[in-house]
The prediction has a mean pLDDT of 87. Small-subunit ribosomal RNA from an uncultured bacterium, 1455 nucleotides, folded computationally.
């Protein structure tokens, strides 16, 4: 450091998503050693059981058991010693651990201040005297179940208490008053009491910082200050009385929500962002609320009381309890450990000490929860082993990996020795670390990934199925993406998910984005508060800036040594900690004072120009009504029409009069105005703005959060007004519908007056201000200078407009009127969609506006430019594409060929053009690929191996429908090795079985259309564009000119074949003119090469000539020669791509399926079935015709299993005969139309031949199903064909015949050629189809057969609204008041002290009071849940209705 992901590409903007560190972590697989660290993140849920704060006999009494000594009624009794367990007392229990519920605060953190306390220590001074009176304990009685108590009684202190002293100490009204102690042991200490410092610690003030919401804008009554007084250790409304009315808040008070705070941890380049386990420091809490006792220190985790939950005891009367301490249990959870050992060490508490206590803390146990180390083996080793995978079957991978061979022993494991921790004693760890020996390679490897990102392929299974996915997306029979297997890549005792956090993300931008179209400039002015501020002089130092001091805890990060073998770790030193406070300096700048200036800003004066505003009056012209005339049958409206209005007189005119409303020309990218807006004339008020000029003020300024005012149309209210226009409505059309779009009508409205609304694509989609940065050109108002005085020229100053440079911009584009380049100020933006939508607040009469979410949902939306494709867009050109012509098709009969029926089958493919007389240039069997039915299994065909044979083939007979079966017959070739053949097993064969959407090859189509690229150059940030576009021309991207393009290739055309003239060779089988011979006739024959021809080779046409056009072109027009003239006709020859366009049934060929069959044979049926559709041809419908009889003239082709003359025979199809001819030579083979004659005479006919009937020929194993052709005879529809539609521009349509393939024959009328004969028509391009270039727009790109929107219907989801329901916080006003400090007290009770002996003081109970926590009533607040129905919202492969947008989307969209 970056990458996927929008698109047919591209550039941007924009979100998603990845790679990376990290984690108190969890879950899956997996697990070998050890060393340092960690381990309830959730119920501050509830706890059985054990420990976790005791100690002091050197403060005080009294003293159990025991021993010991005497006695002794053997029960015990006295002393002695001993000191248990308890008590008085004194110190610690306020530390230590634990937890983070609460808290947004002086809590914390960081710097300061002081109205304050400080036990234990430590230093200095001073004292330590003299007395008294009880309480426990114990005894005795006695109450209870217990806990625990009561009542008399004795006693002792370092426990009380009273009295002196008082240096110093408190208080003072400075006269004075006021306070003190303890002693113990035993001969050295060790206490006590006063007081001063000092350490420590702790209080309490104070600046600065310290999370989100304003959909939370006011909040507050001890509140805010005083004053006195009370209280504290101490200041203070801390608390009280009185006084004042203050305090706090847009620099966010108040409320709501969420949180311990930091050193510091993570990541980050940094600046930041997140977090706040361990570890440390503060704080807060102790089961939930209250409260206070003792003490130096608490309102107290293992203390008290009260008061609720709770749990647990009980004899029902009462009583215990508080693990957020160490394990450890229940419960909650994805989730987190032992009821372990020791006080050996460090610390604490007590004590003079010994010591005692310490779950603090050492240590070990569990757990891969992290970090850091080690191992699992090392070397040699190719026959590249076996096996696994893959394969083009050769082979390649696993792969020197193993195997074997040599070596090693680290960790682990046995075995021995055995620490330091401890400076004299004491060791839980621990017989541990470490060392020393042993054996043996021996006991130790997974885990994910392998389509891109992102390293890493191949095979099988699966078939939008299991399933995979972190985003893009995989998966519908060849999946490197699912699952398995091989093989590979990372990483390694761990891998990989899930979860979090910060990078990436400049995607909230301070470092560091942005708002003309991507999300973003408030409609638009005034101003408030804030921010910002021109020139100079002093001054002062707030910022600033520089040096010093103090802090900024350790630890941590970082650098540099040290210590464990190494490393985590861990100690020693630096640095550092950017920070706050403080001193001293600087003065440039900013900021304050103070003064001075004019050039911003304003003020005077003098001219201008204006649809700037109010408002009062005023004029024509029109529409339209009224009246009157005039005139008659229509009007009037539309794409056409109706509806309407008109014989009751309309439209049309004419006159006259009413009314509103709106002001034609002039009029203009012209003005004016802050937008909004503003246009007749005229007055009257009045605002701004511009030039030009003097003097004067003297920074008076910009912007502007809130705030306020103005502010199109619609819309509301109250009153008026209403011509014309017109939402709504009505009725007439359109239409499939037509609640529209078009027509006739028509209310509100529109106007006027007064008050609401406050929104608009209110837009230049561009906030305001001020400075700077090249020109050109036009328009408006001014001044000014020149001048030809004019429709000039030039300077300036203000405005509006077009175009261009630098610069900017993704791009369009801006471009002194900026979207350049600077400076201030203000509003806005953070993906779509849900939504400018909900609740909530504010405003409004209301419609509604403004403020304005979130669940939920996608991977995009989106912006500009590209190249295509579309348009019911433009504009240019072609094309039998129209038109203008001919002749058809659609009616009729038949053929054929499909669709549909039907069948045992009716095999299969082809389906707008571009399937449908198409594959098939020939289905009676064969063909045949279908259907019955009979066989058959190495095969009907092909190769090998292995074996065996002599039975081959073939023929004959039988059976059979036949294939085939039986049985006879029959004995192949040889170089002698075999070969052929046959039988039997394996390997294989076979397949018209499926996939044309796995393919190759061929074909169709756009299209014989004029087009399709490229290389080097420019231009573009790119996709791309230029070339290839422009102005002419072509049939042509055909040529030519111009041109940042300049050449090339693929098409085009030429070259090839064929036809049309000529030449020249050549001369049979083709010709015959001349000579010559011969026939009845005939190149028959001699000979000939002149001609036709036939063959081969040239010639020939090139816009080459001439005029006319045009750009001196390119080319076109006309002529002229010529057989042919502008490609002369006419073929073959099809660019780059398009339809996943056709073919697996031509053929090849991947996968897949069959394998006694989905193969082979065989028969016989089917592929021709017939209600019906349609496509393509025939034939006619008739006189330009039909029959009859005469009689002329091609071209091409074919031909031995042919073709067949010639005789004869049949009406005839054909039969018999059989000459030539493998063919320029014979044969098929008479061409028909035509011509010439003659009949028919308009009619279902002498048209037309369909259908049936009979007889027959030919081919063939065989015409039943199902052939063709001949005769006889029969005599259908049809009388030129509806919408519609086809072809064709010249040897062409139209018409006539004639040959071929394929074939035994033929359903050929078809198909492919060949020739007689031979027209009309084209004014044109407006209009349908199709194409081409150019251009435009697009919300298409699978590309208009596109894309899309909205109700409905169905499913699921989150949301809102609702009669209400029911929790949470919380606010006020009351009742009620426990415990407890405090006040007060007429009752009761009282050892110290005073006493006058009477009681007093003081106390203690009790008894009121103030305050007061749990609870209770009520009534607001704010916030969950949940509610019948309900609204819209989102998503959801093939549901309805439509057709709203995107093209002029068919009525332009849009707000």
């Nucleotide at each position: 450091a970056g990458a996927g992901u929008u698109u047919g590409a591209u550039c941007c903007u924009g979100g998603c998503u990845c790679a990376g560190a990290a984690c108190g972590a969890a879950c899956g697989u997996u697990g070998g050693c050890g060393g340092c660290a960690c381990g309830c993140u959730u119920a501050a849920u509830c706890c059985a059981u054990g420990c976790a704060a005791g100690u002091c006999g050197u403060a005080c009494g009294a003293a159990a058991a025991g021993a010991c000594c005497g006695g002794u009624u053997c029960g015990c009794c006295g002393g002695u010693u001993g000191g248990a367990a308890a008590g008085u007392g004194g110190c610690a229990g306020a530390c230590g651990g634990c937890u983070g519920a609460g808290u947004a605060a002086c809590g914390c953190g960081u710097g300061g201040g002081u109205a304050u306390c400080u036990a234990c220590c430590u230093a200095g001074a001073g004292g330590u005297u003299c007395g008294g009176a009880a309480c426990a304990a114990c005894u005795a009685u006695u109450g209870g179940a217990a806990a625990c108590g009561a009542u008399a009684g004795c006693u002792a202190a370092u426990a009380c208490c009273g009295g002196a002293u008082a240096a110093g100490c408190c208080c003072u009204u400075c006269g004075g008053g006021g306070g003190a102690a303890a002693g113990a042991u035993u001969u050295a200490u060790u206490g006590c009491c006063u007081u001063u410092a000092g350490a420590u610690g702790a209080g309490c003030c104070c600046g600065c910082g310290u999370c989100g919401g304003a959909u939370u804008a006011g909040c507050u009554a001890g509140u805010u200050g005083g004053u006195g007084a009370g209280g504290u250790a101490a200041u203070g409304g801390c608390u009280c009385a009185c006084c004042a009315a203050g305090g706090c808040a847009a620099c966010g008070a108040u409320c709501c929500g969420u949180a311990g705070c930091u050193g510091g941890u993570c990541u980050g380049a940094g600046a930041g962002g997140a977090c706040g386990a361990u570890c440390a420091g503060c704080c807060a809490g102790a089961u939930u609320g209250g409260g206070a006792c003792u003490g130096a220190g608490a309102c107290a985790c293992g203390g008290c009381c009260c008061a609720g939950a709770c749990u647990c005891c009980u004899a029902c009367g009462g009583g215990a309890g508080g693990c957020a301490g160490c394990a450890g249990g229940a419960g909650g959870g994805a989730a987190u450990a032992u009821u372990g050992c020791g006080c050996a060490a460090u610390g604490g508490g007590g004590g003079a000490a010994a010591c005692c206590c310490u779950g603090a803390c050492g240590c070990a146990g569990c757990g891969a929860u992290g970090c850091c180390g080690c191992g699992u083996g090392a070397g040699u080793g190719a026959a590249g082993a076996a096996g696994g995978c893959c394969u083009u079957a050769g082979g390649g991978u696993u792969g020197u990996a193993a195997a074997a061979c040599u070596c090693u022993u680290u960790c682990a494991c046995c075995g021995g020795u055995g620490a330091a921790g401890a400076u004299a004693a004491u060791g839980a760890c621990g017989g541990u670390a470490a060392c020393c020996g042993g054996g043996g390679a021996a006991g130790a490897a997974g885990c994910u990934c392998c389509g891109g990102c992102u390293a890493a392929c191949u095979c099988c299974g699966u078939g939008c199925c299991a399933g995979c996915a972190g985003c893009c997306g995989c998966g519908g029979u060849a999946a490197u993406a699912c699952g398995g297997a091989g093989g590979g890549g990372g990483c390694u005792a761990a891998c990989g998910u899930u979860g979090u956090u910060c990078g990436g993300a400049a995607u909230u931008a301070c470092u560091g984005g942005g708002c003309g179209u991507a999300a973003a400039g408030c409609g638009c002015g005034c101003g408030u508060a804030g921010g910002c501020g021109g020139a100079u002089u002093c001054g002062a130092u707030a910022g600033u800036u520089g040096a010093g001091g103090g802090u900024g805890a350790a630890a941590u990060c970082c650098c540099g040594g040290g210590g464990c073998u190494u490393a985590a770790c861990u100690c020693c030193g630096g640095a550092a900690c950017u920070g706050c406070c403080u001193u001293c300096a600087a003065a440039a700048c900013u900021c304050c004072g103070a003064g001075u200036c004019u050039c911003g800003a304003g003020u005077u004066c003098g001219g201008a120009a204006g649809a700037g505003g109010u408002g009062a009056g005023u004029g024509g012209a029109a529409u339209u009504c009224c009246u009157a005339g005039u005139g008659u049958a229509g009007a009037g409206g539309u794409g056409a029409a109706a509806u309407u209005c008109g014989u009751a007189g309309a439209u049309a005119u004419u006159a006259g009069g009413a009314a509103g409303a709106a002001c034609a020309u002039c009029a203009g990218a012209g003005g004016c105005g802050a937008a909004g807006g503003c246009g007749g004339c005229u007055c009257a008020c009045u605002g701004g703005u511009c030039c030009g000029a003097u003097a004067c003020u003297g920074a008076c300024g910009c912007u502007g959060a809130g705030g306020u005012g103005c502010g199109a149309a619609a819309g509301c209210g109250u009153g008026g007004g209403g011509a014309g226009c017109a939402a709504a409505c009505a009725g007439g059309a359109u239409u499939a519908g037509a609640u529209a779009c078009c027509c006739u009508g028509g209310u509100a409205g529109u106007c006027c007056a007064c008050g609401c609304c406050g929104u608009a694509a209110a837009c230049g989609a561009u906030g305001g201000a001020a400075g700077c940065u090249a020109g050109u050109u036009g328009u408006u108002g001014g001044a000014u200078g020149g001048u030809u005085u004019a429709a000039c020229c030039g300077u300036u100053c203000a405005g509006u407009g077009a175009c261009a440079c630098a610069g900017c911009u993704a791009a369009c584009g801006c471009a002194u009127u900026a979207a350049g380049c600077u400076u201030c100020c203000c509003g806005c933006c953070u993906g779509g969609g849900g939504a400018g939508u909900a609740c909530g607040g504010u405003c409004g009469c209301a419609a509604g506006a403004u403020u304005a979410a979130a669940a939920c949902u996608c991977a995009a939306a989106g912006g500009a430019a590209u190249u295509g494709a579309c348009g019911g867009g433009g504009g240019c050109c072609c094309g039998c594409a129209c038109a203008a012509g001919c002749g058809g098709c659609g009616g009729a009969g038949c053929a054929u060929g499909u669709u549909g029926c039907u069948u045992a089958a009716u095999u299969c493919g082809a389906g707008g053009c571009a399937a449908c007389g198409c594959g098939a240039a020939g289905a009676a069997c064969c063909u045949u690929a279908c259907c019955u039915g009979g066989g058959u299994u190495u095969g009907a065909c092909a190769u090998g191996u292995a074996g065996g044979g002599a039975a081959a083939a073939g023929c004959c007979a039988u059976a059979g429908a036949g294939a085939u079966a039986u049985g006879g017959u029959g004995u192949c070739c040889u170089u002698a090795g075999g070969g052929g053949c046959c039988c039997u097993a394996c390997a294989c064969a076979g397949g018209u079985g499926g996939u044309g959407c796995a393919u190759g090859g061929c074909u169709g189509u756009c299209g014989u259309c004029a087009g399709c690229u490229c290389g080097u150059g420019u231009c573009g940030u790119g996709a791309g564009a230029u070339g290839u576009u422009g102005g002419g021309u072509u049939a042509a991207g055909u040529c030519c000119c111009g041109c940042a393009a300049c050449g090339a290739g693929c098409g085009c055309a030429a070259c090839c074949c064929u036809u049309g003239u000529c030449c020249u060779a050549u001369g049979u089988u083709g010709c015959c003119a001349g000579c010559g011979g011969g026939u009845a006739a005939u190149g028959c024959c001699g000979g000939g090469g002149a001609c036709u021809c036939g063959u081969a080779g040239g010639a020939g046409a090139c816009u080459g000539c001439c005029g006319g056009g045009g750009u001196c072109a390119a080319c076109u027009c006309g002529g002229a020669g010529g057989a042919a003239g502008g490609u002369g006709g006419g073929g073959a020859c099809g660019a780059u791509g398009u339809c996943a366009a056709g073919u697996c049934a031509u053929c090849a060929u991947g996968c897949c399926c069959c394998u006694u069959a989905u193969g082979u044979c065989c028969a016989g049926g089917g592929c021709u079935g017939c209600a019906a559709a349609c496509a393509u041809g025939c034939u006619a419908c008739a006189a330009u015709g039909g029959c009859c009889g005469g009689u002329a003239c091609a071209g091409a082709g074919g031909g031995c299993u042919g073709c067949u003359a010639u005789a004869c025979c049949g009406c005839g199809a054909g039969g018999u005969u059989g000459a030539g001819c493998g063919a320029a030579u014979c044969c098929c083979a008479c061409a028909a139309a035509g011509c010439c004659g003659g009949u028919c005479u308009c009619a279902g006919u002498u048209c037309g031949g369909a259908u049936u009937g009979g007889a027959g020929u030919c081919u063939g194993c065989a015409a039943c199903u199902c052939g063709a052709c001949u005769c006889c005879a029969u005599g259908a529809a049809g009388g030129c064909g509806g919408a519609g539609u086809c072809g064709c521009u010249a040897g062409u349509a139209a018409u006539c015949c004639c040959g071929g393939a394929u074939c035994a024959g033929c359903a050929a009328c078809g198909c492919c050629g060949g020739g007689g004969u031979g027209a009309a028509u084209a004014c044109g391009u407006u209009c349908c189809c199709g194409g081409g270039c150019c251009u435009u727009g697009u919300a298409c790109a699978c590309a208009c057969c596109g894309c899309c929107c909205g109700u409905c219907a169905c499913a699921c989801c989150a949301c809102g609204a609702a009669a209400g329901u029911u929790g949470g916080c919380u606010g006020c006003u009351c009742c009620a008041g426990a415990a407890g400090u405090c006040g007060c007290u007429a009752g009761g009770g009282u050892a110290a002290c005073c006493u006058u002996u009477g009681g007093g003081a003081g106390c203690c109970c009790g008894g009121c009071g103030c305050c007061g926590a749990a609870g209770g009533a009520g009534u607001g607040g704010u916030u969950g849940a949940u509610g019948a129905u309900u609204g819209g919202g989102g998503u959801g492969a093939a549901g309805u209705c439509g057709u709203a947008a995107c093209a002029a989307g068919g009525u332009a969209a849009c707000c």
Rfam family: Bacterial small subunit ribosomal RNA.